[in-house]
Context: one part of a larger RNA
Molecule: small-subunit ribosomal RNA, 5' domain
Organism: wastewater metagenome
């Protein structure tokens, strides 16, 4: 000089557009963030219709209450299918199982594309419900009943699998409704994800030898899948000063900041990949998890109990204690963009898109212009003559941008549908009206007098100022510099 997730001092008018727990991966109260689908099932608890029976009242078929009755629209709980592997978080761990960049076989992909066949005909169960009982709860146990697009045989099966090549093995499900959706096997695409190698990737040798599933071969096993991935036996090798192993630190990348660049710092927001989910360890479902808001085991810690036993993870979104120099609202809306889940109407979405706090950056714009010399007072120096604030003020003559009242009022939504918003923008209206301040002034360094103090108070970035003439400390005057910001103070270059 640049830089910045930034504190802190004094000061603060507006708007745009971006950032906001960088420390306690510290511990959280209550609220919300993942549901749908009645066009699978069975039903009928809850609302709303309709239909019947009874009753009051009468206007003789209507209105009001009770009852009853899935008939309808719907629809809690359930059973069954998608979806909860996405989106959102945080960066503890990882120095390589990770990341960039190139390539690579031995293999997966629900849902979505374009394709060839198929879907014929049985079974037995089981939640919900009902009774009985258990427990403070949490949450069960028993015994009976029922459905399916849930579940099993049993047929078929070109292609599909094994296979000694003789054979032998594997499937389906309807649904509402006149048009669709949906099922099964197979095979290609597309798209995700797994696995492998080559280069590249931070310090320490005051860390020099490490290694027995180790290296490497056979036979099994295992996985969607190569392999010590596991196993049994048989070799004895692997790796290392071209730094093996061990310690320390640390997600990595596009990119960021700085520099002419070489380089060196750095990895916050935004993207793309990895890890994690109170801590260790497990697997279970499923096209995909070894699953933040899913299950078991452990252990810490909080909470409820009838003391027998249960419950819970905000590094999701606002909160809150706590840390700390420091970092926002328990806010609005699904209007849009996009994501589940339904044919669809539409549900749900602290993703998102707004709006709220902060001068935290980073642009913009304002605090007015133009005139005005008796160089007005009053302040401050002064050789007491003056000089100097200073065209600065006041007076006049004008403008009125932001802001303020008052009006019309969008775009964004290709027919409807606007949270944001009565915003933005435009029209009018009043008025200079309502909007400047921080640092410096010895040399580096732009910018100097005068007063007080008197090695004291105090400055200080470095030299250094201060002991009776201080342009250096403290205040005035005047000057210099930046500006809604100025300095200090950390950071990096």
């Nucleotide at each position: 000089g640049a830089u910045u997730g930034a504190a802190c001092g004094c000061u603060g008018g507006c708007g745009g557009c971006a950032g906001g727990c960088c420390u306690a991966a510290c511990a959280c109260a209550g609220g919300c963030a993942a549901g749908u689908c009645g066009a699978g099932c069975g039903g009928c608890a809850g609302c709303g219709g309709g239909a019947a029976c009874g009753u009051c009242g009468c206007u003789u078929g209507c209105u009001a209450c009770u009852u009853u009755u899935g008939c309808c629209g719907g629809c809690g709980a359930g059973c069954g299918g998608c979806g909860g592997a996405c989106g959102g978080g945080u960066g503890a761990g990882u120095a390589a199982u990770g990341c960039c960049u190139g390539g690579g076989a031995a293999a997966u992909u629900g849902c979505c594309c374009a394709g060839u066949c198929g879907a014929g005909g049985g079974g037995g169960a089981u939640a919900a419900c009902a009774g009985u009982u258990g427990g403070a709860a949490a949450c069960g146990a028993c015994u009976g009943c029922u459905a399916a697009u849930a579940c099993c045989g049993g047929a078929u099966a070109c292609g599909c699998c094994c296979u000694a090549c003789g054979g032998g093995g594997g499937a389906a499900a309807g649904g509402u409704u006149u048009a669709c959706u949906g099922c099964u096997c197979c095979a290609a695409g597309a798209c995700g994800a797994g696995c492998c190698c080559g280069c590249g990737u931070c310090c320490a040798a005051u860390u020099a030898g490490g290694u027995a599933g180790u290296u490497g071969g056979u036979g099994g096993g295992g996985u969607a899948a190569a392999g010590g991935c596991c196993u049994a036996c048989c070799a004895a090798g692997c790796c290392g000063a071209c730094g093996a192993u061990u310690g320390g630190u640390a997600g990595c990348u596009g990119g960021u900041c700085u520099g002419a660049g070489a380089g060196g710092a750095u990895g916050g927001c935004c993207a793309g990949c990895c890890a994690c989910a109170c801590u260790g360890g497990g697997a279970c479902u499923g096209a995909g998890a070894c699953a933040c808001g899913g299950c078991c085991c452990a252990g810490a810690c909080u909470c409820c109990u009838a003391c027998g036993g249960g419950a819970g993870g905000c590094a999701g979104c606002a909160g809150u204690g706590g840390g700390g120099a420091a970092u926002a609202u328990u806010g609005g809306a699904c209007a849009a963009u996009g994501g589940g889940g339904g044919c669809a109407a539409c549900c749900c979405u602290g993703a998102u898109c707004c709006a709220g706090c902060c001068a935290u950056g980073c642009c913009g714009c304002g605090u007015g212009a133009g005139u005005g010399a008796u160089g007005a007072a009053g302040g401050c120096c002064u050789u007491a003559g003056g000089g100097u604030u200073g065209u600065a003020a006041a007076g006049c003559u004008c403008u009125u941008u932001c802001g303020c009242c008052g009006g019309u009022g969008a775009c964004g939504a290709u027919g409807a549908u606007g949270a944001c918003g009565g915003u933005a923008a435009c029209c009018g209206g009043a008025g200079a009206a309502g909007a400047a301040g921080c640092c410096c002034c010895g040399g580096c360094u732009a910018a100097c007098u005068u007063c007080g103090u008197g090695c004291c108070a105090g400055c200080a970035g470095c030299c250094g100022c201060g002991g009776u003439a201080a342009u250096a400390c403290g205040a005035a005057g005047g000057g210099g510099g930046c500006u809604a910001g100025c300095g200090u103070u950390g950071u990096u270059c």